[in-house]
This is a predicted structure of a 73-nucleotide RNA (transfer RNA) from Binatia bacterium (SeqCode). The coordinates come from a structure-prediction model, not an experiment, and the mean pLDDT is 80. Its Rfam family is "tRNA". It is annotated as a transfer RNA.

RNA sequence: GGCCAGGUAGCUCAGUUGGCAGAGCAGCAGACUGAAAAUUUGCGUGUCGGGUGUUCGAUUCACCCCCUGGCCA
Numbered sequence: 001g002g003c004c005a006g007g008u009a010g011c012u013c014a015g016u017u018g019g020c021a022g023a024g025c026a027g028c029a030g031a032c033u034g035a036a037a038a039u040u041u042g043c044g045u046g047u048c049g050g051g052u053g054u055u056c057g058a059u060u061c062a063c064c065c066c067c068u069g070g071c072c073a
Base pairs, nucleotide, nucleotide: 001072002071003070004069005068006067007066010025011024012023013022019056027043028042029041030040031039049065050064051063052062053061
């Protein structure tokens, strides 16, 4: 340098033939306890990597760029 895959919550990841952004774990608060753990109830905490474009509408489509992994050179 070329090709492929990926980037979404603190972490691991799902998601939508373009129409309100989710799960598990973690975390926080309450209940319980002498106090904890366990259990249980509640709470999503997010510029969907960045920009531009297409569109009534973009996490989703197009282009450019950045980052990570793999293969080739």